A computed fold for a 1445-nucleotide RNA from a metagenome, annotated as small-subunit ribosomal RNA. The sequence is in RNAcentral, with records from SILVA.
[in-house]
RNA sequence: UCCCGUUGAUCCUGCGGGAGGUCACCGCUAUUGGGUUUCGACUAAGCCAUGCGAGUCGUGGGUAUUCUCUUCGGAGGAUGUCCCGGCAAACUGCUCAGUAACACGUGGUUAACCUGCCCUAAGGAGGGGGAUAACCCUGGGAAACUAGGAACAAUACCCCAUAGGUGAUGCUACCUGAAAUGGUGUAUUACCAAAACCUUUCGAGGGCCUUAGGAUGGGACCGCGUCCGAUUAGGUAGAUGGCGGGGUAACUGCCCACCAUGCCGACGAUCGGUACGGGCCUUGAGAGAGGUAGCCCGGAGUUGGGGACUGAGACACGGCCCCGGGCCCUACGGGGUGCAGCAGGCGCGAAACCUCUGCAAUGCACGAAAGUGUGACAGGGGGAACCCAGGUGCUAUCUCAUUGAGUUAGCUUUUUGGAAGCUUAAAUUACUUCUAGAAUAAGGACUGGGCAAGACUGGUGCCAGCCGCCGCGGUAACACCAGCGGUUCUAGUGGUGUCCGCGAUUAUUGGGCUUAAAGCGUUCGUAGCCGGCCUUUUAAGUCUUUGAGGAAAUCUGACGGCUUAAUCGUCAGAAGUUUGGAGAUACUGAAAGGAUUGGAGCCGGGAGAGGCUGGAGGUACUUUAUGGGUAGGGGUGAAAUCCUAUAAUCCAUGAAGGACCACCUGUAGCGAAGGCGUCCAGCUAGAACGGGCUCGACGGUGAGGGACGAAAGCCAAGGGAGCGAACCGGAUUAGAUACCCGGGUAGUCUUGGCCGUAAACGAUGCGGACUUGGUGUCACGUAUUCUACGAGAGUGCGUGGUGCCGAAGGGAAACCGUUAAGUUCGCCGCCUGGGGAGUACGGUCGCAAGGCUGAAACUUAAAGGAAUUGGCGGGGGAGCACCACAAGGGGUGGAGUCUGCGGUUCAAUUGGAUUCAACGCCGGACAUCUCACCAGGGGUGACUGAAGAAUGAAGGUCAGAUUGGAGAUCUUGCCGAACGACAGAGAGGAGGUGCAUGGCCGCCGUCAGCUCGUACCGUGAGGCGUCCUGUUAAGUCAGGCAACGAGCGAGACCCAUACCUUUAGUUGCUAGUUAGUUCUCAGGAAUUAAUGCACUCUAAAGGGACUGCCCGCGUAAGCGGGAGGAAGGCAUGGGCGACGGUAGGUCCGUAUGCCCUGUUAUCUCCUGGGCGACACGCGGACUACAAUGGUUUGGACAAUGGGAAGCUACUCCGAAAGGAGGCGCCAAUCCUAGAAACCAAGCCCAAGUUCAGAUCGAGGGUUGUAACUCACCCUCGUGAAGCCGGAAUCCCCAGUAAUCGAGGUUCAUUAAGCCUCGGUGAAUACGUCCCUGCUCCUUGCACACACCGCCCGUCAAGCCAUCCGAGUGGGGUUUAGGUGAGGCUUAUCCACAUUGGAUGAUUCGAGCCUAAUUUCCGCAAGGAGGGCUAAGUCGUAACAAGGUA
Repeated sequence: UCCCGUUGAUCCUGCGGGAGGUCACCGCUAUUGGGUUUCGACUAAGCCAUGCGAGUCGUGGGUAUUCUCUUCGGAGGAUGUCCCGGCAAACUGCUCAGUAACACGUGGUUAACCUGCCCUAAGGAGGGGGAUAACCCUGGGAAACUAGGAACAAUACCCCAUAGGUGAUGCUACCUGAAAUGGUGUAUUACCAAAACCUUUCGAGGGCCUUAGGAUGGGACCGCGUCCGAUUAGGUAGAUGGCGGGGUAACUGCCCACCAUGCCGACGAUCGGUACGGGCCUUGAGAGAGGUAGCCCGGAGUUGGGGACUGAGACACGGCCCCGGGCCCUACGGGGUGCAGCAGGCGCGAAACCUCUGCAAUGCACGAAAGUGUGACAGGGGGAACCCAGGUGCUAUCUCAUUGAGUUAGCUUUUUGGAAGCUUAAAUUACUUCUAGAAUAAGGACUGGGCAAGACUGGUGCCAGCCGCCGCGGUAACACCAGCGGUUCUAGUGGUGUCCGCGAUUAUUGGGCUUAAAGCGUUCGUAGCCGGCCUUUUAAGUCUUUGAGGAAAUCUGACGGCUUAAUCGUCAGAAGUUUGGAGAUACUGAAAGGAUUGGAGCCGGGAGAGGCUGGAGGUACUUUAUGGGUAGGGGUGAAAUCCUAUAAUCCAUGAAGGACCACCUGUAGCGAAGGCGUCCAGCUAGAACGGGCUCGACGGUGAGGGACGAAAGCCAAGGGAGCGAACCGGAUUAGAUACCCGGGUAGUCUUGGCCGUAAACGAUGCGGACUUGGUGUCACGUAUUCUACGAGAGUGCGUGGUGCCGAAGGGAAACCGUUAAGUUCGCCGCCUGGGGAGUACGGUCGCAAGGCUGAAACUUAAAGGAAUUGGCGGGGGAGCACCACAAGGGGUGGAGUCUGCGGUUCAAUUGGAUUCAACGCCGGACAUCUCACCAGGGGUGACUGAAGAAUGAAGGUCAGAUUGGAGAUCUUGCCGAACGACAGAGAGGAGGUGCAUGGCCGCCGUCAGCUCGUACCGUGAGGCGUCCUGUUAAGUCAGGCAACGAGCGAGACCCAUACCUUUAGUUGCUAGUUAGUUCUCAGGAAUUAAUGCACUCUAAAGGGACUGCCCGCGUAAGCGGGAGGAAGGCAUGGGCGACGGUAGGUCCGUAUGCCCUGUUAUCUCCUGGGCGACACGCGGACUACAAUGGUUUGGACAAUGGGAAGCUACUCCGAAAGGAGGCGCCAAUCCUAGAAACCAAGCCCAAGUUCAGAUCGAGGGUUGUAACUCACCCUCGUGAAGCCGGAAUCCCCAGUAAUCGAGGUUCAUUAAGCCUCGGUGAAUACGUCCCUGCUCCUUGCACACACCGCCCGUCAAGCCAUCCGAGUGGGGUUUAGGUGAGGCUUAUCCACAUUGGAUGAUUCGAGCCUAAUUUCCGCAAGGAGGGCUAAGUCGUAACAAGGUA
């Protein structure tokens, strides 16, 4: 400081995730040292065995044992226990349960207090007394312990005296102070001291009592600060205050009696939840946010609850009493105990060490002191707690493929091993010195993106697994599991969870609210917040300066000491919301005064669907009466239900009723919004303009609160014509609880009362100020002009309203833009990913419906806004196409046959292709071959290794068996001469994958499109150009235009055909000329040769057509018509197929990656079969159904091609297919080769026929090794269906359709196929966008796999959490009553020197019981909705006009 994730792409909003640091635990791994405020805090303030953690004093006293001395009375010493006594035990240590509070922090007050030991000062210690423990004796008891008797001491206890102190009552003034309730003085009165002690070196030392002061340590009170919840709004009876008492060290409702009714609270009382507080710690740029176990300060607690005693101090962790619960001992009678002290154990858990050493140091208690005690503390042991420092080697040679590894030699020695000294309470350790030796020392995570590091290898195959997020894995995984490389950090490295940061996603610094989440429906107004101009005063805020305080540690800086560092020390500083004094006065506040511009009032003439009430009117409608009139009416896409013969609909006239108010009507008006529309009257409200007369800041906003508030709905009473939820019929439909139609009830209307919501929208809160304009319109004013003289009209200006367009600016953009969404000020409301959910629970309002307030669990990586490019639409516009229509012609669909496909069958009927764009397609030919399929039978392993093999491998072979056949195999022999079972690896594969590919091809489409450079526009995706208008076959061209140019396509180009010219003339053609032959009607004809190249033709080069010319239209491009011309507007027909798309087709043409197979073959060969099957369905053809025909005879005219294992003239044979000979031709020469339709003539005469030819029979021919399955041809016979074809559908506009034949191809043989060639030769249109489609522009979109899209709800299944729930179990709080251990106080009695004992009373009171309130938690039959879950059911609600907006 960012990065990834919503999209086809973009910008935004917004959240999810990643990268940093911290704390705790866990995985793998681990060489050394130092330092530290590190280690059962988190869960169980759960429970604890054992040991230790508070004693000390003999200089207070008694006593026991022992020793010495002795004058035997006693005195002294030592040791140790017990007892009395003094002090300590209220400290230290541990923990964080409770506590939201004067608990803590900070600053004050005590004029309301205490203080042992300590310090200072003054004074004092006189006289008496009776007990008691230990000890002794006697008892009880298991024990713990305890009873009685006798004796004795004190620095133990008591009395008297003295002292001064304290209290009370007076008096008098003075002192301190902000203020006497304080102090001082004086008088009276009550009460109250001590240890005549201990030691002694006799100097003294230590203690005791009283008073005053200090110090220290506390008590109490106060200001300010101190978490969340309003789904906790009212709380409170000792409660608030007073008077008088009690109590305390001391103030006080702290307690009590009486009196009053206060007191607290939206500045959040009360209640609920959570939590020891602070210094500090983590993180952060900071502001903050989160934490706070360790070290320090304060508090609280010491098994849960309560209580007092002692004392200077406790209501007492290692004291006492009681209750509860737990445990232990017991002789069952009764007793004991409290590790949140140090070790240690159990339990709990993800989670935390040794039952160590020492009082040597520091400190504390006691002591006169020596000293004693001390789990405080000091020191060690253990732990990857944290921080810091270091190492795992260096140099040279050689080897290996290189940074690297290995080898050899040398160097160094922090660390490692050993030794000595020193250090220490004792050790460890550290330090100093010596010595050996590269020896003893590297791992973890990651490697698709984010994010540094593999386009590595193998395995796996939506499996196993990974993944914070996006996402990987379905046979070529850089993402799984491994290997090898690589990256990063390093004695560590990763994972999980917490917190901060990133996050300007809570925004004070520093966000937003038209459309992304977000302006209350509107207005009035309370509190609050904010507030126009001038002057004066003040100094509260504010600012300056100077003090006090803000503990230390921590933090920052400098310096210093451990070898450095961490760590430690010294000094300085910062920080931690406090406060006193002095000063300043711009701003804010406060006080006073003044002014008028904000605001309000007043006056004036105008505008208006503003509101309420009353009256009046009008058209239509329905009903009804009468008259007229007759068969239908009505309704729809079309119908029907319905009305009508009891007379409808329709026409006329009259009556009744209710609702409504056309035209005027206008992005006109009024109103706060909802809303308001015939006319008149009354009542009433607001705004604008003008005047500048009055008041003088009176203002703005507005939490709560009040009022108004469309439609629908509710209650009551009316009213009810039309319309019309529900409902009933009729249609539509697969269904139709809808849309359409016929009816029709609530309602719609009025009055009164509720409801209180709407896309209540400008999706835009109210008020003020400022910031270029243009153009409409409404109201008022004003100047001027016109005037019909009016309430007139026009124009300019001003103010106010209401629209449009737009500068700057803003915005993600769309857009907004003086009516702001611009720049700002004030106030209010609201938002914080999507869903769950505006749901549940609670509260509150409502008659109800329901409204307001308003969560969580769970789930999810997006949801969303604006705009862009496409695609799509049962949206719009324009243009176009015979694979569109129209106008026509001919077909298909019906029959038979052929052929392909499906299906079925089969040993096999090989495989591919499946809308257009598969189906006479691959295949350009299936008897074998082809061949991939089936049945059966044979053969085949380069190369490497290597059992075996001259005791003969591989191979060959007579005979027999076997076999369809075969030395293929077997039996038995023989020949042979060197390989080789087996393993690995190959050859081959029409085996797999066309979704791994190349190449080629089909279709979109011969459609007119697809792009680029520069400039411009846009934050960007993108746009512009390529758009508009005209035109074209065309993005063809022209004109306009922020575009100007260019490219690929179109066109041009190439080939063929049509006209002309030139050149050339063999094998072509031969007019003319010459010659010959034959025939002759004597004219000539035919034929041959020569000549010739005129013509045809052939094949080369050129020409020719360009809207060039004329007329009309048009700016032009161009269009229409015409002339000339062989040809006229692209001349005609081909070739040529843009950027791309379709995972289109082809691995079975070839090529090719990967996989598979590979001697038991998916290879290869052989025989036979199959691809040819046949109930059936579909496509494409052929032949027909006949007379525009069939048949017989005769006759005429082509073009393109092919030919050597070939085409074959000609002759002969045969009825023919064909056969036997055989010329010519390697082809403009020869052959194929006869064209057919056509023409002429004859017959057929409307019939299943002289139509049609299927099927079947017989006999022949040809090819080929082979013709049964399964070829073709000929002849004869047989003679089926079929008489023009339903729905539907195909092709075609000119030499076209239709029709006729010919050639080629494949080919041994076989064409009804395909590809070409010519002959004959029409009809209709010259238009359109209706159907099917295409192109462009525009519009909507929730689609982008792009409408074969997306997507909603019920039902069914599984899982999850939640809500309700008859009830049931447990906890907390509170209230009332009962019971009540024990304690304080007090009275009486007893015993008394005193302490004491018993009983009663008052009061406090734990615990227990009963009843009840409130709250929380658990379980629960059943019920309810919600969420999630690859391929369930039903429909199709939404997105396009989504087919009813």